[in-house]
RNA sequence: CACAGAUAAUGGCAACCAUCACGAAAGUGUUGAGACGCAAAGUCACCGGCCUAAGGAGUUAUAUCUCUAUGGCAGCGGGAUUACCUAA
Numbered sequence: 001c002a003c004a005g006a007u008a009a010u011g012g013c014a015a016c017c018a019u020c021a022c023g024a025a026a027g028u029g030u031u032g033a034g035a036c037g038c039a040a041a042g043u044c045a046c047c048g049g050c051c052u053a054a055g056g057a058g059u060u061a062u063a064u065c066u067c068u069a070u071g072g073c074a075g076c077g078g079g080a081u082u083a084c085c086u087a088a
Stems, first nucleotide, its partner, number of pairs: 004086002012038002017032002020029003036075001042081003046078003049073003055068004
């Protein structure tokens, strides 16, 4: 340095819930409380997958229903990239 990840050590992130705000929604952010868990649960939408359907297209009894991402999920998986520690 690379690979690896233990009843090692220092630490880190934060599920769920609630307030407020943004958003059509999915969801995101802030704060509080609280840890489900995570060795990258740091970052990135490149690939697959999943969620939503404002707008658009079709449909309808003009009630509705179906399709669609340009929206989102990195705590779904792969990949890329950065990184603490150190037994075997």